[in-house]
Context: one part of a larger RNA
This record gives sequence, structure tokens and C1' cells, in this order.
RNA sequence: GCCGGCGAGUUGUGGUAUUGUGCAAGGUUAAGUGGAAAACACGGAGCCGAAGCGAAAGCGAGUCUUAAUAGGGCGAUUUUAGUACAAUGCUGCAGACCCGAAACCGAGUGAUCUAGCCAUGAGCAGGCUGAAGUUGGGGUAAUACCUAAUGGAGGGCCGAACCAGGGUACUAUGUAACGUGCUUGGAUGACUUGUGGCUAGCGGUGAAAUUCCAAUCGAACUCGGAUAUAGCUGGUUCUCCCCGAAAUAGGUUUAGGCCUAGCCUUGAAUUAUUGCAUCCUGGAGGUAGAGCACUGAAUAUGGAAUGGCCGCGUCUAGCGGUACUGACUGUAAUCAACCUCCGAAUGCCAGGAAUGUAGAUUCAGGAGUCAGUGUAUGAGGUGAUAACGUCCAUACGCGAGAGGAAAACAAUCCAGACCAUCAACUAAGGUCCCUAAAUAUAUGUUAAGUGGGAAAGGAUGUGGAGCCGCACGAACAGCUAGGAGGUUGGCUUAGAAGCAGCCAUCCUUUAAAGAGUGCGUAAUAGCUCACUAGUCGAGUGACUCUGCGCCGAAAAUGUACCGGGGCUGAAACAUAUUACCGAAGUUAUGGAUUUAUAAUUUAUUAUAAAUGGUAGGGGAGCGUUCUAAGGGCGCUGAAGAUAGAUCGUGAGGACUAUUGGAGCGCUUAGAAGUGAGAAUGCCGGU
Repeated sequence: GCCGGCGAGUUGUGGUAUUGUGCAAGGUUAAGUGGAAAACACGGAGCCGAAGCGAAAGCGAGUCUUAAUAGGGCGAUUUUAGUACAAUGCUGCAGACCCGAAACCGAGUGAUCUAGCCAUGAGCAGGCUGAAGUUGGGGUAAUACCUAAUGGAGGGCCGAACCAGGGUACUAUGUAACGUGCUUGGAUGACUUGUGGCUAGCGGUGAAAUUCCAAUCGAACUCGGAUAUAGCUGGUUCUCCCCGAAAUAGGUUUAGGCCUAGCCUUGAAUUAUUGCAUCCUGGAGGUAGAGCACUGAAUAUGGAAUGGCCGCGUCUAGCGGUACUGACUGUAAUCAACCUCCGAAUGCCAGGAAUGUAGAUUCAGGAGUCAGUGUAUGAGGUGAUAACGUCCAUACGCGAGAGGAAAACAAUCCAGACCAUCAACUAAGGUCCCUAAAUAUAUGUUAAGUGGGAAAGGAUGUGGAGCCGCACGAACAGCUAGGAGGUUGGCUUAGAAGCAGCCAUCCUUUAAAGAGUGCGUAAUAGCUCACUAGUCGAGUGACUCUGCGCCGAAAAUGUACCGGGGCUGAAACAUAUUACCGAAGUUAUGGAUUUAUAAUUUAUUAUAAAUGGUAGGGGAGCGUUCUAAGGGCGCUGAAGAUAGAUCGUGAGGACUAUUGGAGCGCUUAGAAGUGAGAAUGCCGGU
């Protein structure tokens, strides 16, 4: 891992609602007694109801408050329904659907491991070094001191046993739940070790590491309180039918929990003069927009007080000037969530008529939901007019929605799956092949594989439209020729002659020629242009709008930015047309269930509509074990097992054959240890 078995809303007692049954202004017994009995009888204590009000005494269809007969509160009437038991839903108290902590407390058991200590024993090959002291000699006044021996000290040195565990390799389902090889440290000491003993968990012990206290230690282990508690995670077992949410508001030591409301469901009552949609009428309002009349912001310009500065002044009054300041004001043009002289569309409220639709409200039982998410819209807030960002509002979807399209793709587009069919028509989207259907038709565009990724910006790409010039009185382009004179204009300058710069920019000759378009020179020179003539012979140039293209364009495994093949008068793009394909949509045929209506034959028929679904509510069933009653089967073969083309919408039920070898169905009721795939479930097998 697999297979088999086991495995989770139970029971007691209260409350409450519904249903059923009995009795009913009443209903009913409990303990207990009798009894074989849980039958039945007795038992009326007690409980609920028929009356309330008040804190209470108490009074009573009233009562309380009060000084009150006032007023007010709670009641009564007209209009009465309860009670006992059972079942079911939910709920309080209990372990309360099941499994799961880390922990807390109590009582005990542990120092045969290990830490420290106590008592009593044991162990340390061999070698080296050579302290003090002592002796001899020297030396001194005497010491000191020197020297040679002797001596044998030391948490001394080297190194086995012994103890340790620093390095490294192996080991890593190991030989070993800490080891092995090689190497290394200590090895007469704060050494090592045997035996016996002492210290105990709110504790001991500790050369101190939260170390050790029996493979367990920031508080040992065992049993008990104990099914501790778990707003947390996981799991929670048969079927079909009807309806069907929420991820919001307020509050919360609250934020992943809960309460109330909202939204769902079931029942009852009421409502159709109702709920919703469309339309009409009437309202309240200050948003979008707009505006500048207020509050502020802000630009240009004109006027301009005050203040400053400068000058004049017998330094007084004053006068003048000002590239300073700029209240206020005219004109023009602006801006605002916390501005408004204005001001929509929608939405909202009320009333009204018709049409469509079928809801709506109240009460009562049961919930779930409180992590949401995407798209569109609001030139909404926040952010960077970023985010698959975040916070709102409105709508739709997903959530809880299958099917078709988008290659694949919760939230996009189309469309809402009761079941069956080898029938038909369509939607979105498609029709060369993969791949169902047009190698369709008509007219254009694109040459970039654009299509099939991207901006600012750039460009005689190319199509369409417009507009303004020039042109057979010869344009545009090319070629030939001219492009002059006053003059080197004046100024400036070392120079400035068309061509550094400043000013001016005339006149003449002309077919035409600027006081000069560019190159050039130190300055001249030189080349060239504008402009003109000739040659040539038909279009040529500027600008605007617009369709489709081009460049801009570099990324990491492999083409890889059409799903692929492949596509160029397309299989691309634009416009138009006709066919076809295409879904669980629609239709057709048959069938099922539910609801409504109508009939009756009262469980059937007809018609119509409906039947996606998570949490969740409601309804109807299947099966298992046991019990009671009834009625059956079985050695002429029960249960169980294996197989089969059988019946039922399903859970499931028959039948036949074989196996098996002794018990077992059915009907009607009842009661539950009542259904397994999941819980890192438990036990067994493999």
C1' cells in the first nucleotide's frame, strides 16, 4: 500500500413548537398499596388551566400609583381551551457527534544509569630529570659563598596498563538507539576504581553545561482527578423528490469566535382595492455638468491709495522722480472634495389607470451565512487616472452552473442540464487540412508573413479624398549659356571685397542677375544658387485629411508572440451578399415527478406550467439486527457463497444453476449497538 472486520448526534431529565390520541372548563395522577406482572385496580398529595393587579400586606373584574373619585400603567369584556400521554424538530443541564493536546493537581515509586558526598578496600610496566637536606673538600674572624658526592622532592618529563574522547576515515534500515580503525590528551594525582551507604521532584545534585536524577528533564516516572479543556484541525457511513442562501449591518478583551438584524426553508392565517414591472401625474434634493454672484486660489494688462528709496526745499511744510511695494479697482482669460448666481439624467417617495406577472404581509418551527471573488459602469476614494492592489456604490457572473466558443483557461462571449432518441432548426463562434461546415460570390486594400505582440519619434512605402500653384504663349527634371555695372555699399576691423559682426538694402544695363543661398580665401580669387535665354516635349510641384503597411523591436532548455500544418487577386484586412456547420438552447416523438386548474370513476384522467444546485430547510422511501402477532418454507436441501442476457427512477428485490449442509423468509406493527472510502483512524491478514 491493499483486503477484511470495528469505527462518530446517543441516553436521562426539564423547556418549547408541531403532529396524533383521550377527556374537556376542566385535564391528570406521583410515591406507594394490592397483584405472578412493566397488565389491571386503588392512591387526588401534588401539578397545569379557568383572574388579574401590586415589591408586599392585600384587594379583586379590577388593581397599582396617588391627597385624589384626576390622569396614567397592567388587566377584564365583545371573542374561552385547556390538559395528560406518545412521536418528531430544536434547546437547557449532564462527557452530549467522535478522535486529538501542551498542561494543572493529588498520592506513590525510583541515586543497580548518572551528580555530589560518606565508610571501607584496590590499582598505577619501564625509563628520565635530580629540589631541599646531609657529608667531604675549598673558603671566612665567624657566617655567607664555591665545589664534588650523597639524597630522592615534584597537581615534574617520556611512555604501557588504566582513564579520557581532541582530529580523521568508516558507520547512518549500523556489529552498536553514540560504535569501530588510525591518531591524540592525562597517566603519584583536584588520579582511577570495587563494595556498601546518604541526598527525591514546589525536590536533589551540579569545578555551572539548564548538567544529571534508570535510552525520559526549563522540572522524572506510575496511577488517580479524567471522557480535564480545545472559540482549533481532521473525520462523521443508504436512496430519490421539492425549495434554496450568505460571505453584509450593528455590537462584542471583538476581528479565522459569537449575538441580533438581513438573505433561505417549513407550517398557519390574511391579502388580489395586494406585491413587482411598464406608463402618467405630483413631490423632496444640490450630484454630473456648468459658472465665478459668495469663499478661496490664480494669469496678463490699465488705473491706483498706502509704504519704501532718490532728488529739490529756510532740510519744516511741501514739490518732483522711481526698472521698488501693490490694498482696492476696470478689461480679458482661468481653477476648487471640504466654493455655488445655476443645475440635469437616473434613482427615491406618494397618488392614479390599464396591461403583464405572482407574488406580498404577519405569526410560529428549523437553519446556514459574518475569510468571498472577477467583469462592466461611477474622469468614485486611496495608489503613480500602477497592480490578478486596496476601499465603496450599481449591475451581472463565479461561488452553488454543467453544455458550446475563446488551442488549454472559476469570474469573458453564447446559453441555464428532469430522462431517452444513429431526428430537425439555430446562438456565440466558424466553414483549405488536422476538424463538422464556402478552396463561396462582389468590390477594393496590404507585400510587411503585416495578419500572428508595443510607444514617443522617423521616412519620396502605397491606396483614397480635398485644395493651391506652374504648364503646348512649352512647365518640372536634365543639358548648353549667362548670372553684369556703380561697388571693395557704409560702419567696424590688422584685414572684412555678396558670404566674422552692426546699419542700410538703392540705382543702372538688361532676356535675367540678391548690396547676395551655400562652399571657399588671411583678405582677394575660385565654385555654386536665386534669376534668365536656348534645347527637349507633357505633365509637374507645395500643402491638408484619411485607409493599409515600414523602421523604432535584444533573453535566457527548443521553433515558441497564428493551437499546428500551411496561407499572398489569401486560408490576411475592409465593405456587402447568399448558403452551410455549430450547444445539454429551441423544436419533434416517447416517458417520469411535482404543482395548479377542471372533470369525475376518489385515485384516476385531461390541460398547462415547472423540475442546475453547495451550506441549509422540507417530503417520500430502501436495507440491516431484534421483538410481537399472523401466515409460511426447509435434508425431496435453510442461511451463506459463485455465476447469469431479470425487475425497479434509486437505495434495492426476485428467479435459475452450481456449491453448501441446518436453519430461514414473508405480511402488519414496534424497538434500535441500523448502512463506511477517507479521521497521518483502531485490530487482524498479506
Molecule: large-subunit ribosomal RNA, domain II
Organism: metagenome